Context: one part of a larger RNA
């Protein structure tokens, strides 16, 4: 490189937007670039193929012929691709009207609990464990009642439920705002799909500046356990966890399954929309979207997947090529740093 692959064996970028590029709906034209057909020229000789001949045969040698293919020229064809110009509405989008939602952002409000502080009652233990101890407590703890403050998280509802590109999103209300879905008609008329580079977003932890700090808690200290215990258990406890404006750019960022559109047997339950039917509540019927489970054909090494495909056929991107060395070294880019991205080889089995 060809071929083969990417749920679990190596392999789908964390996710999206989008440039170049690649690919692209239906109808009837133009043209002849791609495509197809014919002819001609050329691709030295030798070689290969083939026919005849010569060395006694053969290898070998001599003579003649020929194909495929490449390139150029020329004459045609017009189905397909491209081009020209025109049209269409099914893809895509816009407008109008509805609809569901923890989608986002900002502001305001709320109660339970916890801790601390103040005051009252009260008077000896509390706490913790497998058992204890350290710890707290007559300077009055724990318990209980009243008051105050603070910070963080929002019980029940709650669900195989909902929304979002992913990360993620849940107390209540309000303002602004994005997307989805549905119905009927109107409009644009292929405006589409994918997407190298690029850009944006991106849990937790970490970094740095200013605030904040209730609870729980890396580090750390102490009591235990133990052969030891740098752990598991217990008592304390700082960073951080929270907010604002930044940085980092990684996760088993998982459905370990890239995106788009088409086709392909069913069953069950749940959510939303519109219609019909109705005993005018359910239920039922029809239709679309999203999500869960079960089972066929088919696929798969098996497990399993199975209209939300890992089935069947297509387009585009990313990635893989034995284990280790190694996601290491070196170089480069980014970063305040931590590190991230790109990413080998020797050697060895």
């Nucleotide at each position: 490189u060809u071929g083969g692959g990417c749920g679990u064996a190596a392999a789908g970028c964390a996710u999206c937007u989008g440039u170049a590029g690649g690919u692209g709906g239906c109808u009837a034209u133009u043209c002849a670039a791609g495509u197809c057909c014919g002819c001609c020229g050329u691709c030295a000789a030798a070689u290969c193929c083939c026919a005849g001949g010569g060395c006694u045969c053969a290898a070998c040698c001599c003579u003649a012929g020929a194909u495929a293919g490449g390139c150029a020229g020329u004459g045609g064809a017009a189905a397909c691709u491209a081009c020209c110009a025109a049209g269409c509405u099914g893809g895509a989008g816009u407008a109008c009207g509805g609809u569901a939602g923890g989608g986002g952002c900002a502001g305001a409000g709320g109660g339970a609990a916890u801790u601390u502080c103040c005051g009252g009652u009260g008077g000896a233990g509390c706490g913790g464990u497998g058992a204890a101890a350290a710890g707290c407590a007559u300077u009055g703890a724990g318990a209980u009642c009243g008051g105050a403050a603070a910070g963080a998280a929002c019980a029940c509802c709650a669900a195989u439920g909902g929304c979002c590109a992913a990360a993620g999103c849940a107390c209540u209300c309000u303002a602004c705002u994005a997307g989805g879905c549905c119905a009927a008609c109107a409009c644009u008329a292929a405006c589409a799909c994918u997407g190298a580079g690029a850009g944006a977003u991106g849990a937790a932890a970490g970094c740095a500046a200013g605030g904040g700090g209730a609870g729980a808690a890396a580090a750390u200290g102490g009591c235990g356990u133990u052969a030891g215990a740098g752990a598991c258990c217990c008592c304390a406890g700082u960073a951080g966890u929270c907010c604002u404006a930044g940085u980092c750019g990684u996760a088993a960022a998982c459905g370990a399954u890239g995106g788009a559109a088409a086709c392909u047997a069913g069953g069950u339950g749940a959510u939303g929309u519109g219609c019909g039917a109705c005993u005018c509540g359910a239920c039922c019927c029809a239709u679309g979207u999203a999500g869960u489970c079960c089972u066929g054909a088919g696929c798969u090494a098996a497990c399993g997947c199975a209209u939300u495909a890992a089935c069947u056929a297509u387009c585009c991107c990313g990635c893989c090529u034995g284990g280790g060395g190694a996601g290491u070294a070196c170089g480069u880019u980014c970063g305040c740093a931590a590190g991230a991205a790109u990413g080998a080889a020797a050697c060895u089995c």